[in-house]
The part of an RNA shown here (small-subunit ribosomal RNA, central domain) has 350 nucleotides and comes from a metagenome.
Context: one part of a larger RNA
RNA sequence: CUGGGCGUAAAGCGUGCGCAGGCGGUUUUGUAAGUCAGAUGUGAAAUCCCCGAGCUCAACUUGGGAACUGCGUUUGAAACUACAAGACUAGAAUAGGUCAGAGGGGGGUAGAAUUCCACGUGUAGCAGUGAAAUGCGUAGAGAUGUGGAGGAAUAUCAAUGGCGAAGGCAGCCCCCUGGGAUCAUAUUGACGCUCAUGCACGAAAGCGUGGGGAGCAAACAGGAUUAGAUACCCUGGUAGUCCACGCCCUAAACGAUGUCAGCUAGUUGUUGGUAGAGUAAAAUCUGUGAGUAACGCAGCUAACGCGUGAAGUUGACCGCCUGGGGAGUACGAUCGCAAGAUUAAAACUC
Numbered sequence: 001c002u003g004g005g006c007g008u009a010a011a012g013c014g015u016g017c018g019c020a021g022g023c024g025g026u027u028u029u030g031u032a033a034g035u036c037a038g039a040u041g042u043g044a045a046a047u048c049c050c051c052g053a054g055c056u057c058a059a060c061u062u063g064g065g066a067a068c069u070g071c072g073u074u075u076g077a078a079a080c081u082a083c084a085a086g087a088c089u090a091g092a093a094u095a096g097g098u099c100a101g102a103g104g105g106g107g108g109u110a111g112a113a114u115u116c117c118a119c120g121u122g123u124a125g126c127a128g129u130g131a132a133a134u135g136c137g138u139a140g141a142g143a144u145g146u147g148g149a150g151g152a153a154u155a156u157c158a159a160u161g162g163c164g165a166a167g168g169c170a171g172c173c174c175c176c177u178g179g180g181a182u183c184a185u186a187u188u189g190a191c192g193c194u195c196a197u198g199c200a201c202g203a204a205a206g207c208g209u210g211g212g213g214a215g216c217a218a219a220c221a222g223g224a225u226u227a228g229a230u231a232c233c234c235u236g237g238u239a240g241u242c243c244a245c246g247c248c249c250u251a252a253a254c255g256a257u258g259u260c261a262g263c264u265a266g267u268u269g270u271u272g273g274u275a276g277a278g279u280a281a282a283a284u285c286u287g288u289g290a291g292u293a294a295c296g297c298a299g300c301u302a303a304c305g306c307g308u309g310a311a312g313u314u315g316a317c318c319g320c321c322u323g324g325g326g327a328g329u330a331c332g333a334u335c336g337c338a339a340g341a342u343u344a345a346a347a348c349u350c
Stems, first nucleotide, its partner, number of pairs: 004321003007304002012318001014201004021194003025088007033081002035077008049065006091191001092188004096183004103177007110154001115149007125136002162169002206247006215241002220236004258317006266295006273288005299306002323350003332343004
């Protein structure tokens, strides 16, 4: 090198875009770099192998042959790969109609609730727990009525529902904007797939500057519990949670399942299209292609299970794994304001 793997045993980068690289649809003609065949030169000798010979045999020595799987030159072949020129439409894309959607960014606005403030009514409790206490209240609380302030989140609808590459996205309205599905034609004519390095996005927590601060709530304080209680429970409560801008770049970032493409029984729901049947309009039924779920044949799997959305069967490309611990650590390097992140060993030990 070949050979084995990656849902749960070690192993799919958090996700996408994408240069180099790798791979690449149908067809015609040509070239002959790869490829194949012939010839020829060379491939020192010894060694190895085969058939002999000589030392009494053998080791050893020695004659001949084969081999030296390579390289050069030359003559041919043209299927495949490559290259050049041309053609095609089944991949890909564009134009047109229709459609669904919490897809993204910005602005505005609505109602319920919590809290706070002011005033009215009103009087002794309220709150909390397993039980209590801390706490609040005669300086009038809690309850109730009216008015006001402010922040955050959007009950019902709501769903195995929808959208998005992933993270994620939910009141309503307006503006800007990305992607997708489907239908029937037309256009371009392989324009494609994957992708080391790179670039972009990336929950929560955390960081910087400036705002904001209702509720909740690390830290902290107090009350309980307890042998103790740096906890679980209770009363408070600051960062934070929210906004703008800039960082951080990690998650059980999960379908623990990389992306793309072809092929391989079916059944039942559901979402949004489309064609037909049906209806007064619906409902409903049949077909079709796109999602999203539940079963299930063949096959696969150590089993669990997967099963046209594959973990079946094939191909292309990338990433990753190689006993447990030491260790995702040390050192170095890069990045970061920091916290730290990324890359990543060894001794030793079982």
Overview:
The coordinates come from a structure-prediction model, not an experiment, and the mean pLDDT is 88. The RNAcentral record of the full RNA draws on SILVA. It matches the Rfam family "Bacterial small subunit ribosomal RNA". Its family is annotated with ribosome and structural constituent of ribosome in the Gene Ontology.